[in-house]
RNA sequence: UUCAGAGUAGAAAAUAUGCGUUAAGUGUCGGCGGAUGGGAAGUUGCCGUCGGACGAAGCCCCUAUGGGGCGCGGUAUAUUUUCGCAUCCGCUGGG
Numbered sequence: 001u002u003c004a005g006a007g008u009a010g011a012a013a014a015u016a017u018g019c020g021u022u023a024a025g026u027g028u029c030g031g032c033g034g035a036u037g038g039g040a041a042g043u044u045g046c047c048g049u050c051g052g053a054c055g056a057a058g059c060c061c062c063u064a065u066g067g068g069g070c071g072c073g074g075u076a077u078a079u080u081u082u083c084g085c086a087u088c089c090g091c092u093g094g095g
Base pairs, nucleotide, nucleotide: 001095002094003093004092005091010083011082012081013080014079015078016077017076018075019073020072021071028052029051030050031049032048033047034046038089039088040087058070059069060068061067062066
């Protein structure tokens, strides 16, 4: 110098274990704050928090004020797989 590659936040699917189904959670809108390849800078996106509006799928069985089963929820967590930062520098391997 050139070629190739890895890695963020996070996303999807599967599995497992929970939670809710007496409605929390999720989603949505606005304010504020935060993190975001090893470094710089930073957007889409992400997270937290406060507030607003909206809003749901239950059914069955039993030895029955309790327990269980099948569902449902843009549900939570964990694991696995796949995907995953434009720019500059760096890192790994080859020439």

The RNA shown here (THF (Tetrahydrofolate) riboswitch aptamer) has 95 nucleotides.
The sequence was found by an Rfam model in a public genome assembly.
The coordinates come from a structure-prediction model, not an experiment, and the mean pLDDT is 79.